RNA sequence: UUCCGAUAAGGGCAAGCUGGCCGAGAGGCCAGCACGCAAAGUCAGGCUUCUUUCGAGAAGCGCCUGACCACCGAA
Numbered sequence: 001u002u003c004c005g006a007u008a009a010g011g012g013c014a015a016g017c018u019g020g021c022c023g024a025g026a027g028g029c030c031a032g033c034a035c036g037c038a039a040a041g042u043c044a045g046g047c048u049u050c051u052u053u054c055g056a057g058a059a060g061c062g063c064c065u066g067a068c069c070a071c072c073g074a075a
Base pairs, nucleotide, nucleotide: 004073005072012037013036016033017032018031019030020029021028022027035062041068042067043066044065045064046063047060048059049058050057051056
């Protein structure tokens, strides 16, 4: 350094539920708890959902693929 990933340490993310708020809807935001995650980080494509004047617009991925980048260091 690469592969790899622990009943290690520090931190990170957050399905779902509850409460509040926003949206026509898909859905989003905040707080609490925590099923889980070593890329459950970012971006792109595919894909899915909602609306539609069928031109398009909006939303999502803890789905897939690719690229880039990253904390820790036992076996």